[in-house]
RNA sequence: UGCCUUGUAGCUCAGUUGGCAGAGCAACCCGCUGUUAACGGGUCGGUCGCAGGUUCGAGUCCUGCCGGGGCAG
Numbered sequence: 001u002g003c004c005u006u007g008u009a010g011c012u013c014a015g016u017u018g019g020c021a022g023a024g025c026a027a028c029c030c031g032c033u034g035u036u037a038a039c040g041g042g043u044c045g046g047u048c049g050c051a052g053g054u055u056c057g058a059g060u061c062c063u064g065c066c067g068g069g070g071c072a073g
Stems, first nucleotide, its partner, number of pairs: 001072007010025004019056001027043005049065005
């Protein structure tokens, strides 16, 4: 320097013909228990890396840039 891949909640990740952003864990509250843990119920939590573009509509398609991983030189 080029190419491939990846970036979504605090963490691990889904979300694929473009059409309401989700799960598990964590946190918080409640129940259960003599207490803790476990278990059950609930609540909270998002600039979908950044900036543009296409579209009635973008996490998803296109372009540039930034970060992680890999390959080549």
Molecule: transfer RNA
Organism: rhizosphere metagenome